The prediction has a mean pLDDT of 84. Predicted 3D model of a 1392-nucleotide RNA (small-subunit ribosomal RNA) from uncultured Euzebya sp. The sequence is in RNAcentral, with records from ENA and SILVA. Rfam family: Bacterial small subunit ribosomal RNA. Taxonomically the source falls in Euzebya (Bacteria, Bacillati, Nitriliruptoria, Euzebyaceae).
[in-house]
RNA sequence: UGCAGUCGAGGGAGAGCACAUCUUCGGAUGUGUGGAGACCGGCGAACGGGUGAGUAACACGUGAGAAACCUGCCCCAGAGAUCGGAAUAACCACGGGAAACUGUGGCUAAUGCCGAAUAUUCUCCAACCACCGCAUGGCGGAUGGAGGAAAAGUCCGCUGCUCUGGGAUGGUCUCGCGGCGUAUCAGCUAGUUGGUGAGGUAACGGCUCACCAAGGCCACGACGCGUAGCUGGAGUGAGAGCUCGAACAGCCACACUGGGACUGAGACACGGCCCAGACUCCUACGGGAGGCAGCAGUAGGGAAUCUUGCGCAAUGGGCGAAAGCCUGACGCAGCGACGCCGCGUGUGGGAAGAAGGCCUUCGGGUUGUAAACCACUUUCAGGAGGGAAGAAGCGCAAGUGACGGUACCUCCAGAAGAAGGUCCGGCCAACUACGUGCCAGCAGCCGCGGUAAUACGUAGGGACCGAGCGUUGUCCGGAAUUAUUGGGCGUAAAGAGCUCGUAGGCGGUUCUUUAAGUCGGGUGUGAAAUCUCAGGGCUCAACCCUGAAACUGCACCCGAUACUGGAGAACUUGAGGCAGGUAGGGGAGAUCGGAAUUCCUGGUGUAGCGGUGAAAUGCGCAGAUAUCAGGAGGAACACCGGUGGCGAAGGCGGAUCUCCGGGCCUGUUCUGACGCUGAGGAGCGAAAGCGUGGGGAGCAAACAGGAUUAGAUACCCUGGUAGUCCACGCCGUAAACGAUGGGUGCUAGGUGUGGGAGAUAAUCCACUUCUUCCGUGCCGCAGCUAACGCAUUAAGCACCCCGCCUGGGGACUACGGCCGCAAGGCUAAAACUCAAAGGAAUUGACGGGGGCCCGCACAAGCGGCGGAGCAUGUGGCUUAAUUCGAAGCAACGCGAAGAACCUUACCAGGGCUUGAAAUAUACCGGACCGCCUCAGAAAUGAGGUUUCUUUUAGUCGGUAUACAGGUGGUGCAUGGUUGUCGUCAGCUCGUGCCGUGAGGUGUUGGGUUAAGUCCCGCAACGAGCGCAACCCUUGUCCUAUGUUGCCAGCGAGUAAUGUCGGGGACUCAUGGGAGACUGCCGGUGUCAAACCGGAGGAAGGUGGGGAUGACGUCAAAUCAUCAUGCCCCUUAUGUCCUGGGCUGCACACAUGCUACAAUGGCCGGUACAGAGGGCUGCGAUCCCGCGAGGGUGAGCGAAUCUCACAAAGCCGGUCUCAGUUCGGAUUGGAGUCUGCAACUCGACUCCAUGAAGGCGGAGUCGCUAGUAAUCGCAGAUCAGCAACGCUGCGGUGAAUACGUUCCCGGGCCUUGUACACACCGCCCGUCACGUCACGAAAGUCGGUAACACCCGAAGUCAGUGGCCCAACCGCAAGGAGGAGCUGCCGAACGUG
Repeated sequence: UGCAGUCGAGGGAGAGCACAUCUUCGGAUGUGUGGAGACCGGCGAACGGGUGAGUAACACGUGAGAAACCUGCCCCAGAGAUCGGAAUAACCACGGGAAACUGUGGCUAAUGCCGAAUAUUCUCCAACCACCGCAUGGCGGAUGGAGGAAAAGUCCGCUGCUCUGGGAUGGUCUCGCGGCGUAUCAGCUAGUUGGUGAGGUAACGGCUCACCAAGGCCACGACGCGUAGCUGGAGUGAGAGCUCGAACAGCCACACUGGGACUGAGACACGGCCCAGACUCCUACGGGAGGCAGCAGUAGGGAAUCUUGCGCAAUGGGCGAAAGCCUGACGCAGCGACGCCGCGUGUGGGAAGAAGGCCUUCGGGUUGUAAACCACUUUCAGGAGGGAAGAAGCGCAAGUGACGGUACCUCCAGAAGAAGGUCCGGCCAACUACGUGCCAGCAGCCGCGGUAAUACGUAGGGACCGAGCGUUGUCCGGAAUUAUUGGGCGUAAAGAGCUCGUAGGCGGUUCUUUAAGUCGGGUGUGAAAUCUCAGGGCUCAACCCUGAAACUGCACCCGAUACUGGAGAACUUGAGGCAGGUAGGGGAGAUCGGAAUUCCUGGUGUAGCGGUGAAAUGCGCAGAUAUCAGGAGGAACACCGGUGGCGAAGGCGGAUCUCCGGGCCUGUUCUGACGCUGAGGAGCGAAAGCGUGGGGAGCAAACAGGAUUAGAUACCCUGGUAGUCCACGCCGUAAACGAUGGGUGCUAGGUGUGGGAGAUAAUCCACUUCUUCCGUGCCGCAGCUAACGCAUUAAGCACCCCGCCUGGGGACUACGGCCGCAAGGCUAAAACUCAAAGGAAUUGACGGGGGCCCGCACAAGCGGCGGAGCAUGUGGCUUAAUUCGAAGCAACGCGAAGAACCUUACCAGGGCUUGAAAUAUACCGGACCGCCUCAGAAAUGAGGUUUCUUUUAGUCGGUAUACAGGUGGUGCAUGGUUGUCGUCAGCUCGUGCCGUGAGGUGUUGGGUUAAGUCCCGCAACGAGCGCAACCCUUGUCCUAUGUUGCCAGCGAGUAAUGUCGGGGACUCAUGGGAGACUGCCGGUGUCAAACCGGAGGAAGGUGGGGAUGACGUCAAAUCAUCAUGCCCCUUAUGUCCUGGGCUGCACACAUGCUACAAUGGCCGGUACAGAGGGCUGCGAUCCCGCGAGGGUGAGCGAAUCUCACAAAGCCGGUCUCAGUUCGGAUUGGAGUCUGCAACUCGACUCCAUGAAGGCGGAGUCGCUAGUAAUCGCAGAUCAGCAACGCUGCGGUGAAUACGUUCCCGGGCCUUGUACACACCGCCCGUCACGUCACGAAAGUCGGUAACACCCGAAGUCAGUGGCCCAACCGCAAGGAGGAGCUGCCGAACGUG
């Protein structure tokens, strides 16, 4: 913005049109027709359509009731419609107003309005009869009185009108039952509940009013608050349930918000009216108009929801006699993959397994018959032709389809036009590559990503669905995770602190009755649709139609009576009573007693007491402590005393008396189910605390002092006040625990203990033994339990009742309520946050837990380090660089068994780029190589020179391509190697057995050992890796062989020497053997293993030493020995060269050397080793030099020669306690050697110089015998050497070990654990800063509801002077009537 009534057959009027007449030609009149827009009137508008705001209600569902009701149109039946009257709209005239609209005057009709008549019947009144009902009462009949009707139209067929009765339909009212959250809402209610009367209504009724009474509802949840339309049904689920109420259908409510009535059969009315309010619009500012939660459509809001379509052809509705009109109801179409269903995007063949892509172990694999290619088909879409049903009704007939040229049929062409989405770590089907590097990102949960990511991103491949696929939200399921079906409460969340008891729930035996529950049959209802089944229709299906079944419910009738219930009667076993016994720290009150502490008085007596780990504070010469005597006062009651007793629990302990409660046993006399439990409720309820008043000895929060300590608001000590005690009153909580509610019954035992009875025992007493009842413990079977454990005192098997639980934290909290004097108690959330919290058990690890044992672990000793100087290493600092690694033990004289260049990896500078070295191919080249000159720091560059020809091959050089190269990164990607616990005695397996399982057993236990070594025992029996032994070396003996080794005897020689001839005896060397095994004896021990002692022996209990290192731990160390994955560099992070650096020096640490001296220094003399090295070597001898060394060069590849004098030691001398004749640093000078080269930066020699240092703080290291200590010698590396280091060798050669309490480390068993990255663990609180959530807060703002008051619209009702006034009455006046006004009520605004 458009659209969402009709009837002319109710009425008057009628523009226009046609005809006729008239005409002044403007028009007028008549007749006919009449479709516009209107008017009066009738019916409809209360249906249909929309929405879900409100509503927790008789709103809805279901079943009943109305004898308490209404019902237009429709149907049936009966009766009737007679006579009159007055108006009014339209219209005309004149006005008002911008408009909406409206005023005045005049005319007129009706199925509009009014009066009278008639009344089968109807209503009312009076009194009567018959019948019926649960009550009020109903129905029928008869008598009298009063009151009440009507409309006409017509085409003559009929349609309407009035009254009455009945029906049908629709509605109204009432009741039973059902469906929601909250008790942190527990009391609500004045028209409230009832009555009488009246009013009102269609009708019952506090619906309203007057009066009277004081009732009514509520724990079976009133009242309040929050939320919500209800149902058939829908989703899900095996079901029971849980959630929802879109579409379709039934009911309700609403129509801008609130209130109100009118009309009408029906409304308090979506497209009607009035009022108030908010908002929008028009306006001439005076005043008006409006209500899409109708259909479309617009805007806004939002994550999000369509066309301003066609048609009344069908179905249905309104009006009409009908034609017909109207109908955004409806039928269709449009838009949206929003859902469900169906279909297509081709089908068959096709390996050269094409190309391309991706991966690759480089062989290949995969995409993949997939494509190409060959043959075929044509659904859908496209083109052409044909072409419906839906149609009956109406109408004389003709005719009538929005969808729609749609569905459908036929033909044509061509594989032609038609595939995507998510995912690929597990759950969960599907894997690789690259990129990234705790970044970017992913994520439903667990969790991925920190350089090899199947988890991120991309690609290839794959998986699952497919015109869809994923995401998000919501509901159900899985979830037995609110458990009715179908869970629990000892320790996981969960038994109330205990008892009494109300309501409620449950309840012994028998009989009778009833029939509420229950069961059976039947009747009515349980709308249709939906769901299920069967059949049918669209080509199938979705969808639709028909039928059946179902709707598990409610009501009523008939029947059954076992069980439950109701009523009645009875019983004794449950329960109680009675009688007789009996034990007891059961309760309350009063009285009494002794021991002890403290205080007071007095005596004796003197210097301390007291207290502690040790002390001090404190007390004491003013006389303490100690001791004696006397006195005062308060509290508690030793021994007995006991998993012993009593009590409901808390709890109760000297004795006596009084009062009170409960239990148990025996008797089986009485009552006769009187019982059990117990929401609310009541009482009791340790300690502490509170109030009032007493009391106060000891003890003792707070407090004070002394100690301890880093501190010590603690533990310890000295004091000490509340309190502890009594009386009365509060509090009401505890790990108030058996962490186990109460009651009843049932289900193996064994053994203690408390109380009673009985038997043994023809009689009594005390024992004994047995039986039985009640209590209290332990052990244990079945069974139960997640396990631990429980087990007739159940946590077993069952029943009844109550309480309680539902992840951790927030939170035994906040707010609210109740209680309390207070402290506080009871009840009890949410926001937010985490992915866990928790139980029981297992294996380890750990413990300032326990037991046993070992180790130079402590102790006992000896010598050191830490102080000094120097050396070396490290940190730090510095630097162009001071290359890198090693980091507690287990890095730091370590890698490095040799940094001046080299090494060398670092820095500066100068060069090279297939490269300094490797492999391969192709091409080119010259002999290459070499030598010389020049430049340069060198690398390198430039130049020159050299031999007769050709070819090929190799080599060489150059060029090019593949590639080389890297001490660049990652030891947290690795191999290998190594350190360490630790040479500690452990670590495991098979089978069996035990346990749900992790796991245990074996391997633990009793002994023993160096040892998991061995023995014994044992649900274990065996076995493996470790231990030990086998190997090397050393110690004794025998034997074989003797050169370069040896020399006893024989011989020779020398100044001297095994020097020579010889010899094998000895030493020694090299082989081979013997020997030691707890073998023998004694003792101890379990007739064992073994230990102790002894003999013999060179050696005695693994003789000494070495090599040898279990399973594993430390992400231990090493990518710089080497190897190696990945990453990185490629005219450089590669490579060559020169120089520098690794040696840098305020400092700190580590490991050593030398010392500080007399057990010594120095000088002189003199003795004795072992094991090694040597040809670019060791180098004798002789000469030179003070010396380092130089010259010479014999011998020796070495049991032959040489390095090579061993030193400490011994003998003699000197020094005499000092910074020295100790000590040797540092510095100056002069040299030697190596080497291309000693400046940075070598070692050594000589002369001179002569520092610190006088035995070392806290602390700390090594060593148990040929060891420590001390003394020298050799070697590797190496030109030389910073070596005082390292690895070996021998010489001299001690002390001590009572012992295992303690420190450290380790082994086994056991125990606790909140640890498992395993105590270097875990974890608590404050504080600082920021953020979030909640509570409180002076206040402030808003919303909702209620109450009170003021004001009081419209309107109904009532009243009513005055006013108005057609019908009817009346001659008139007036009556009747109307508006107005007033009053009650009354919405909104306002105030509190």